The RNA shown here (transfer RNA) has 71 nucleotides and comes from a Flavobacteriales bacterium. Lineage of the source: Bacteria > Pseudomonadati > Bacteroidota > Flavobacteriia > Flavobacteriales. The prediction has a mean pLDDT of 83.
RNA sequence: GCGGCUGUCGUAUAAUGGUAUUAUACCUGAUUGCCAUUCAGGAGAUGGCAGUUCGAUUCUGCUCAGCCGCU
Numbered sequence: 001g002c003g004g005c006u007g008u009c010g011u012a013u014a015a016u017g018g019u020a021u022u023a024u025a026c027c028u029g030a031u032u033g034c035c036a037u038u039c040a041g042g043a044g045a046u047g048g049c050a051g052u053u054c055g056a057u058u059c060u061g062c063u064c065a066g067c068c069g070c071u
Stems, first nucleotide, its partner, number of pairs: 001070007010024003018054001026042005047063005
């Protein structure tokens, strides 16, 4: 230099173009003499910029980061 793959709450994950799922962690409350466990509730995410579309995590282009291969 060229090509390929991956990118989603703190972490790990689901989602065949239609208001993004679940677990864990976190916060609040209940329970307990205290902690833990348990129960109820809550907040939190689509790497970035454009394009297509009524509508994009999803399709297209560029770009960023990581990984793999070729030279």